The RNA shown here (SAM riboswitch aptamer (S box leader)) has 98 nucleotides and comes from Lentibacillus populi.
It matches the Rfam family "SAM riboswitch aptamer (S box leader)". Its family is annotated with regulation of gene expression in the Gene Ontology.
The source organism's lineage runs through Bacteria, Bacillati, Bacillota, Bacillaceae and Lentibacillus.
Its mean pLDDT, the model's own confidence on a scale to 100, is 86.

RNA sequence: UUCUUAUCCAGAGAGGUGGAGGGACUGGCCCGUUGAAGCCUCAGCAACAGACAUUUGUACUGUGCUAAUUCCAGAAGCGUUAGGCUUGAAGAUAAGAA
Numbered sequence: 001u002u003c004u005u006a007u008c009c010a011g012a013g014a015g016g017u018g019g020a021g022g023g024a025c026u027g028g029c030c031c032g033u034u035g036a037a038g039c040c041u042c043a044g045c046a047a048c049a050g051a052c053a054u055u056u057g058u059a060c061u062g063u064g065c066u067a068a069u070u071c072c073a074g075a076a077g078c079g080u081u082a083g084g085c086u087u088g089a090a091g092a093u094a095a096g097a098a
Base pairs, nucleotide, nucleotide: 001098002097003096004095005094006093007092008091013042014041015040016039017038021031022030023029025074026073027072028071043066044065045064048062049061050060051058052057070090075087076086077085078084
């Protein structure tokens, strides 16, 4: 990097540094000089795999995550005065494989 499977309406942030961007992409809509991204420290959430208890726990190890439903939409279908609903695509994460 690609493929397969599972999940994505729950949950959980402070300090330092930094100095203008960020929320994958496109459109929208937001967040940001009352300080964005990145990096560091500490804290927390969760429970995918491993481990240890044994039948559903612990949170020890490896990841992951800590604005907004994956922020909303994108393709197809259903439906409506309008709002909307379902399935997908894309993306993210984990585990396995090549």